Predicted 3D model of a 467-nucleotide part of an RNA (small-subunit ribosomal RNA, 5' domain) from an uncultured Alphaproteobacteria bacterium. Rfam family: Bacterial small subunit ribosomal RNA. Model confidence (mean pLDDT): 88 of 100.
Context: one part of a larger RNA
C1' cells in the first nucleotide's frame, strides 16, 4: 500500500511518484516621535485617514533535494578578512546650498503605464569648517564626518577603539560503485610584474619556465544532498538518512548585475528560452520546491479551518500593527501506547445446531434466569492550568460531581506436514487450492459449505522493503 472489519482516548506522523502544470485566497511589513501635501470632523486648538518622499526590515522565518563524489558534509588546525542591529569606552554633533516626488495644469496609451511645464519639505542629496583617534605618504605633508525630533525627559546622528554575534577564505584526515574506464591536464603546475577582492591565492592578464595528477586508482562513467541520528542485532556488523536538529544547494530553464552590513536575492530588477494569460495587434502580465487547495502521475499521503491567547520574529519611544513562523482545531487504525465491548452465581447439562455405534456425545456455564458494577460512551451540573497587572484561538476543552441502563461497542485469518488447531456433507484430475512439499480421477482432516477448533485482536490477513 491493498482486502475484510472497525468502539474510545493520548502521543506522533501524513506526495516516497511528475524539481509536472497551476484557478482562487492568504503567506512582509511597519514608523506621523524624519517630511511636506490632500481629505474628513471641529468655531478653533487639535484629532483621524490617504497616497507619496524618507528610515528600518524584507539576506530571517517557511519549502524542496533537482544539482553536487567535492568549491559539499563531519572532525581537527590555520591566517590574509568583513560584520547592520547589540554591549563597553572615547571624541564630536558647526555653517551653507541646489533639487525632487507628492500636488496643480496639460499630453500620449486599449491596457500596463508613461511624459511635459510649474510649486514645495525633510533624519533625502551636495559643498565649506573642524579632526582626539583614523586613512595615505617619498614621513614633508595630504585626505576625509555628522541630523535632527521634542511635552525637556529622552531618542537619535558622525568618527574611532574593543567585545559579542554572524559570515567569507586556506588546509590535514574521513567520505558509494565500476579497470568490460589507464592515462589525464595549456591557466594546466610554478615564478615575476600588474590588475582585482573585505581578504590569501592563476582569482584575472602579460611574460618566463615545463611543470602538476595517477595502480595508495588520476581521468571517465553511473549513482547520491552530507551529518547528528534511525532500524536491526547479544555484539561486531549490515541497512537507511522520513519526522526533529546542524550544514549545504536550489527557487519555471540559462545568464547577469544593482541595492545593501549582508544577496548575485523563492513571494526584487534586467536579458534570453519554453509555457500560460490579456490585447484595440501597437504592446503587456505571470512563476505555489510558502499555507490551504485544483488537475495530472501513482499502489499511495489531509482542511481552500481558527487565533495571534502563548513562544518567537519584523517595525515602532510606546500604544499597537503585521506574522499560513508558531499555537491549535479538522481529516486518516498510518504507527506506537492505554482502555472497553461486562462481572459473579448458574445443570432441567434447556431449546436449536452438528456428529452418532441411536445408547449418547458436543456446542456448554456457554445461554436463559438471579445478583452486581457503570470504565468508555450518553444526559444533566460544576469547571481549571496554560496568563507575571490586563489579555485564552484551543474551549465550556482537560478534569470533577450526579443520573439512567448490560445497556451503544468484534472481527480477521487459519486447521495435510513445515505449524497451534478435525469431523460431516457436496464435488469427482472437474470446480478449485498452493509459500515449499504437493492435494483433487466416488469414502478428500489439503477444493466448496457447515459444525467444531487454533491463533491474534480494533485489528487481522496479503504484497513489498530492511535487519
Nucleotide at each position: 500500500a491493498c482486502g475484510c472489519u472497525g468502539g474510545c482516548g493520548g502521543c506522533a506522523c501524513g506526495c516516497c511518484u511528475a524539481a509536472c502544470a497551476c484557478a482562487u485566497g492568504c503567506a512582509a511589513g511597519u514608523c506621523g516621535a524624519a517630511c511636506g501635501c490632500a481629505g474628513u470632523a471641529g468655531c478653533a486648538a487639535u484629532a483621524c485617514u490617504g497616497a507619496g518622499u524618507g528610515g528600518c526590515a524584507a539576506a530571517c522565518g517557511g519549502g524542496u533535494g533537482a544539482g553536487u563524489a567535492u568549491a559539499a558534509u563531519g572532525u581537527g588546525g590555520g591566517a590574509a578578512u568583513c560584520u547592520g542591529c547589540c554591549u563597553u569606552u572615547u571624541g564630536g554633533u558647526u555653517u551653507g546650498g541646489a533639487a525632487u516626488a507628492a500636488c496643480a495644469c496639460g499630453g500620449g496609451g486599449a491596457a500596463a503605464c508613461u511624459u511635459g511645464u510649474g510649486c514645495u519639505a525633510a533624519u533625502a542629496c551636495c559643498g565649506g569648517a573642524u579632526a582626539a583617534g583614523c586613512c595615505c605618504u617619498u614621513a614633508c605633508g595630504g585626505g576625509g564626518a555628522a541630523a535632527g525630533u521634542u511635552u525637556u525627559a529622552a531618542c537619535g546622528c558622525c568618527g574611532a577603539a574593543a567585545g559579542a554575534u554572524g559570515a567569507g577564505c586556506c588546509u590535514g584526515c574521513a567520505c558509494u560503485u565500476g579497470a568490460u574506464u589507464a592515462g589525464c591536464u595549456a591557466g594546466u603546475u610554478g615564478g615575476u610584474a600588474a590588475g582585482g577582492u573585505a581578504a590569501a591565492a592563476g582569482c584575472u592578464u602579460a611574460c618566463c619556465a615545463a611543470g602538476g595528477c595517477a595502480a595508495c586508482g588520476a581521468u571517465c562513467a553511473a549513482u547520491a544532498g552530507c551529518u547528528g541520528u534511525u532500524c536491526u542485532u547479544a555484539g561486531a556488523g549490515g541497512a537507511a538518512g522520513a519526522c526533529c536538529a546542524g550544514c549545504c544547494a536550489c527557487a519555471u530553464u540559462g545568464g547577469g548585475a544593482c541595492u545593501g552590513a549582508g544577496a548575485c536575492a523563492c513571494g526584487g530588477c534586467c536579458c534570453a528560452g519554453a509555457c500560460u494569460c490579456c490585447u484595440a495587434c501597437g504592446g503587456g502580465a505571470g512563476g505555489c520546491a510558502g499555507c490551504a487547495g485544483u488537475g495530472g502521475g501513482g499502489a499511495a499521503u489531509c482542511u481552500u479551518g481558527c487565533a495571534c491567547a502563548a513562544u518567537g520574529g519584523g517595525g515602532g519611544a510606546a500604544a499597537c500593527c503585521c506574522u499560513g513562523a508558531u499555537g491549535c482545531a479538522g481529516c486518516g487504525a498510518u504507527g506506537c501506547c492505554g482502555c472497553g465491548u461486562g462481572a459473579g452465581u448458574g445443570a432441567a447439562g434447556a431449546a436449536g445446531g452438528c456428529c452418532u455405534u441411536u445408547g449418547g456425545g458436543u456446542u456448554g456455564u456457554a445461554a436463559a434466569a438471579c445478583u452486581c458494577u457503570u470504565u468508555c460512551g450518553u444526559c444533566g451540573g460544576g469547571g481549571a492550568a496554560g496568563a507575571a497587572a490586563a489579555u485564552g484561538a484551543c474551549u465550556g476543552u482537560a478534569c470533577c460531581c450526579g443520573a439512567a441502563u448490560a445497556a451503544g461497542a468484534a472481527g480477521g485469518u487459519c486447521c495435510g506436514g513445515c505449524u497451534a488447531a478435525c469431523u460431516u456433507c457436496g464435488u469427482g484430475c472437474c470446480a478449485g487450492c498452493a509459500g515449499c512439499c504437493g492435494c483433487g480421477g466416488u469414502a478428500a482432516u489439503a477444493c466448496g459449505a457447515a459444525g467444531g477448533g487454533a491463533c491474534c485482536u480494533a485489528g487481522c490477513g496479503u504484497a513489498g522493503u530492511u535487519c